[in-house]
RNA sequence: GCCGCUCCCCGGACGGCCGCAAUGUUCCGCAAGGAAGGUUGAGGAAAGUCCGGACACCAUAGGGCAACGCGCCUCGUGAAAGCGGGGGACGGGAACCGCGAGGGACCCGGACGGAAAGUGCAACAGAGAGCAUACCGCCGAUGGUCCGCAAGGACACAGGCAAGGGUGAAACGGUGGGGUAAGAGCCCACCGCGCCGAGGGUAACCGAGGUGGCACGGCAAACCCCGCGUGGUGCAAGACAAAACAGGGGAAGGGCUGCCCGCCCGUUCGAUCCCCGGGUAUUAGUCGCACUCCGCGCAAGCGGAGCGCCCCGUGCGAACGGGGUGAGAGAAAUGGCCGUACAGCCCGUGAGGGUGGACAGAAUCCGGCUUACAGGGGAGCGGCAUCC
RNA sequence: GCGGGUGUAGCUCAGUGGUAGAGCGUCACCUUGCCAAGGUGAAUGUCGUGAGUUCGAAUCUCAUCACCCGCUCCA
Numbered sequence: 001g002c003c004g005c006u007c008c009c010c011g012g013a014c015g016g017c018c019g020c021a022a023u024g025u026u027c028c029g030c031a032a033g034g035a036a037g038g039u040u041g042a043g044g045a046a047a048g049u050c051c052g053g054a055c056a057c058c059a060u061a062g063g064g065c066a067a068c069g070c071g072c073c074u075c076g077u078g079a080a081a082g083c084g085g086g087g088g089a090c091g092g093g094a095a096c097c098g099c100g101a102g103g104g105a106c107c108c109g110g111a112c113g114g115a116a117a118g119u120g121c122a123a124c125a126g127a128g129a130g131c132a133u134a135c136c137g138c139c140g141a142u143g144g145u146c147c148g149c150a151a152g153g154a155c156a157c158a159g160g161c162a163a164g165g166g167u168g169a170a171a172c173g174g175u176g177g178g179g180u181a182a183g184a185g186c187c188c189a190c191c192g193c194g195c196c197g198a199g200g201g202u203a204a205c206c207g208a209g210g211u212g213g214c215a216c217g218g219c220a221a222a223c224c225c226c227g228c229g230u231g232g233u234g235c236a237a238g239a240c241a242a243a244a245c246a247g248g249g250g251a252a253g254g255g256c257u258g259c260c261c262g263c264c265c266g267u268u269c270g271a272u273c274c275c276c277g278g279g280u281a282u283u284a285g286u287c288g289c290a291c292u293c294c295g296c297g298c299a300a301g302c303g304g305a306g307c308g309c310c311c312c313g314u315g316c317g318a319a320c321g322g323g324g325u326g327a328g329a330g331a332a333a334u335g336g337c338c339g340u341a342c343a344g345c346c347c348g349u350g351a352g353g354g355u356g357g358a359c360a361g362a363a364u365c366c367g368g369c370u371u372a373c374a375g376g377g378g379a380g381c382g383g384c385a386u387c388c
Numbered sequence: 389g390c391g392g393g394u395g396u397a398g399c400u401c402a403g404u405g406g407u408a409g410a411g412c413g414u415c416a417c418c419u420u421g422c423c424a425a426g427g428u429g430a431a432u433g434u435c436g437u438g439a440g441u442u443c444g445a446a447u448c449u450c451a452u453c454a455c456c457c458g459c460u461c462c463a
Base pairs, nucleotide, nucleotide: 001384002383003382004381005380006379007378008377009376010375013340014339015338016337017336018335020041021040022039023038025036026035027034028033043359047370048369050368051367052366053365054364055234056233057232058231062261063260064259065258067230068229069228070227071226072087073086074085075084076083077082088112090109091108092107093106096103097102113225114224118223119222120219121218135165136164137161138160139159142158143157144155145154146153147152173191174190175189176188177187178186192214193212194211195210196209199206200205238287239286240285247276248275249274253265254264255263278462279461291306292305293304294303295302296301307326308325309324310323311322312321313320314319342357344355345354346353347352389459390458391457392456393455394454395453398412399411400410401409406443414430415429416428417427418426436452437451438450439449440448
């Protein structure tokens, strides 16, 4: 210098003109309204609505069951959800070690409680698929039949075997040896596995050594069990006010939605529930609704200080300094054009010329997650090339 | 805005761990002088997309995309 990966930040600037929405001022108009000149006006995701909260209402909200969500350990952060750091089980790769079974530094992943509580599932293939099995195959010591004077041999009938082949995702340990009629943890050594376990570690977990003769295979993003947690609805929640009208009918139920209990309202004046009808407004009154205080301004608003959040710099840190930000309808506005420079790309030896800035757009608010995104900047790591 | 649901053949749908199906439609043949009807047969799928769990996924889990539905005030 180039390329790649990860993380973080920014994501167009300035000026002019014309609009849009909201807002208040002045002027004109009897009024409806009009004019002028002010002020304010999108994001890192405003998106998907996937989680968690605030807030509001729902018997002034209680109990049980069901249902749903989460699930290795530890530290940090946080209200929670979540996020970050480190570690472990397990899985994949792999230098190397071992005759071999196998082990394995290191790298990557790492939605991961329990499969020796119970139930269930495993198509096809295969002899056998869950207290498993015998198709091919091996044997036939023992018993049987036959041959032979005998030694012995033949058959593969009874029966024995689980080594080898074959099926499968998975076949009830593996390698080597002994042993045997053939075989087999039947016996031995080693490997794997289970159990115990000195010791190590905050813990998950690891584990020297001993022991067992192999039992206890897989699936819980199957039911289930264990632990922890969750009431429901959703600002179209809800509160207040104004105006207008016309009430009627149905069913005994309704309010907390799945079930049971309980509580309240209703079953006579029949509801706060359902159906039909009516009314106001004619896009919808005010609040909820957007941080606090002070000053200025007629007001909208502006300025300053504090507070919250974000970024940059200094510092081991506490903190300090600087900059930015805090929109608020009614489901509706937040834009366009021109110019100037600025990135980037293309053309040109050059002066220069052309092109050109993504994804997207608030609606009760906040914290996360996920997804979309032209381009630019910074940090770290890795690779390649060149120079010293 | 808030909440709920659905994506499987050209269309409408079934299938809820084990070879993807039905009806209508399409195509070919038979039948007919020709057409319709009828009969016989055939073709047709990235199960919206991408990951994961599992021996195995349309089905279970996560993410994502598209579409559909409900909800204004008074009384």
Overview: Two RNAs folded together computationally: RNase P RNA and transfer RNA, 463 nucleotides in total. Its mean pLDDT, the model's own confidence on a scale to 100, is 78. It holds a member of the Rfam family "Bacterial RNase P class A". About the family: Ribonuclease P (RNase P) is a ubiquitous endoribonuclease, found in archaea, bacteria and eukarya as well as chloroplasts and mitochondria.